[in-house]
RNA sequence: AGGCCGGGUGACCGCGGGCCGGCGCCAGCCGGUCCGAGGAAAGUCCGGACACCGCAGGGCAGGACGCUGGGGAAAUCCCAGGCGGCGAAAGCCGACGGAAAGUGGCACAGAAAGGAGACCGCCAGCGGCGAAAAAACUCUCCGGAGACGCCGAAGGUAAGGGUGAAAAGGUGGGGUAAGAGCCCACCAGCGCCGUGGUGACACGGUGGCUUCCAAACCCCGUCCGGUGCAAGGCGAAGCAGGCUCCGACGAGGCGGCCCGCUGAGGAGCCGGGUGCGCUGCUCGAGCCGCCGGGAAACCGGCGGCCUAGAGAGAUGGUCACCCCCGACAGAAUCCGGCUUAGAGGUCUGCU
Numbered sequence: 001a002g003g004c005c006g007g008g009u010g011a012c013c014g015c016g017g018g019c020c021g022g023c024g025c026c027a028g029c030c031g032g033u034c035c036g037a038g039g040a041a042a043g044u045c046c047g048g049a050c051a052c053c054g055c056a057g058g059g060c061a062g063g064a065c066g067c068u069g070g071g072g073a074a075a076u077c078c079c080a081g082g083c084g085g086c087g088a089a090a091g092c093c094g095a096c097g098g099a100a101a102g103u104g105g106c107a108c109a110g111a112a113a114g115g116a117g118a119c120c121g122c123c124a125g126c127g128g129c130g131a132a133a134a135a136a137c138u139c140u141c142c143g144g145a146g147a148c149g150c151c152g153a154a155g156g157u158a159a160g161g162g163u164g165a166a167a168a169g170g171u172g173g174g175g176u177a178a179g180a181g182c183c184c185a186c187c188a189g190c191g192c193c194g195u196g197g198u199g200a201c202a203c204g205g206u207g208g209c210u211u212c213c214a215a216a217c218c219c220c221g222u223c224c225g226g227u228g229c230a231a232g233g234c235g236a237a238g239c240a241g242g243c244u245c246c247g248a249c250g251a252g253g254c255g256g257c258c259c260g261c262u263g264a265g266g267a268g269c270c271g272g273g274u275g276c277g278c279u280g281c282u283c284g285a286g287c288c289g290c291c292g293g294g295a296a297a298c299c300g301g302c303g304g305c306c307u308a309g310a311g312a313g314a315u316g317g318u319c320a321c322c323c324c325c326g327a328c329a330g331a332a333u334c335c336g337g338c339u340u341a342g343a344g345g346u347c348u349g350c351u
Base pairs, nucleotide, nucleotide: 001348002347003346004345005344007322008321009320010319011318012317013316015036016035017034018033019032020031021030022029023028038328042339043338045337046336047335048334049333050228051227052226053225057259058258059257060256062224063223064222065221066220067081068080069079070078071077082096083094084093085092086091097219098218102217103216104213105212119161120160121157122156123155126152127151128150129149130148137146138145139144169187170186171185172184173183174182188210190207191206192205193204194203195202196201232279233278234277235276241270242269243268244267245266246265252262253261286305287304288303289302290301291300292299293298323326
């Protein structure tokens, strides 16, 4: 890192359901037999099946997702690969399209936050001074000039200091008054070309010299109607209607808007009745084994199996034996995922 298990065996009693048999006063009862929670049944976070709404349409708005290839019904899913980050390694993690379409942002600090910036520092030239502190040289035609030092205004400079998450590619050399991709070498990045690869991309060559942010708006691409089994269907029983408003000049369906479609009921208040049964409901993108294809996810073939289905809601109890003394937790339409919880055991591969 990945896979598997999740106390075991036996007896008795009990609970839910299917089937068979018997009895029955048709409500049910008795007997037998078979089945009866999980890897997460959980969170309800994604995606579907199914059902209804209206046929599931068009546009705008809005939302979700976003490397490449493959898989899958689909997915915020899986497998493999690329790139980036972390690690000594095995390996782990990644909202990972676009910043030469546009708009915008970079808090605090700092002089300056993108074709920026002169606070300190550095610098040739210019002007003043060299005295009363320190230092005080050279030349001279004795007037001064140079060098050096200090001060000043205007400039040059992005090497150095300082601020910051980030200071305009990095290191070294040349160059210069001091400096600077100004020039050069290497390195990082970007564009173009070539080679390899299905591709993301990698490698090589070459060119000029190059910020970051899209989990900011935005652009590009793909997808998205709504409501959820309390969906929905059938049956039985019972009741009593009244008032107001809207409506073929279009109610309602439709949900944020428009178009288009449909076309007759709809809404509110008061009052009355019922609050029962059946169904949907468990055979399904199912499970197990073998074989084949594939690097894997996965796919195909053959054979076998049926494995909860309640509706106040079933899984429990007692006894015996054994062990390492048993965690997290319990179906509620179903399925595929993700995430979270989790005592212990076991197997395989790797550092």
Bacterial RNase P class A from a soil metagenome, 351 nucleotides, folded computationally. Its Rfam family is "Bacterial RNase P class A". Rfam classes the family as a ribozyme. The prediction has a mean pLDDT of 76.